[in-house]
RNA sequence: GUCCCUGUAGUUCAACUGGACAGAACUGCCCCGUCCUAAGGGGUUAAUGAGUGUUCGAAUCACUCCGGGGGCA
Numbered sequence: 001g002u003c004c005c006u007g008u009a010g011u012u013c014a015a016c017u018g019g020a021c022a023g024a025a026c027u028g029c030c031c032c033g034u035c036c037u038a039a040g041g042g043g044u045u046a047a048u049g050a051g052u053g054u055u056c057g058a059a060u061c062a063c064u065c066c067g068g069g070g071g072c073a
Base pairs, nucleotide, nucleotide: 001072002071003070004069005068006067007066010026011025012024013023019056028044029043030042031041032040049065050064051063052062053061
């Protein structure tokens, strides 16, 4: 330089070839629990890498850029 894959809560993963409110587990926070701590139980916060476009509708499709991984040179 070129081609391919990839980017979703703090972390690990979902979202069925575009469809309604983007979910789960763990973590965090609050409460219950206990003499205290822990186990256990209840509740709760938090995310689509950035921008533009297509569409009635985009995490999903297209383009540009950014980050990560790989092949070739």

This is a predicted structure of a 73-nucleotide RNA (transfer RNA) from a Candidatus Magasanikiibacteriota bacterium.
It was read from a public genome assembly.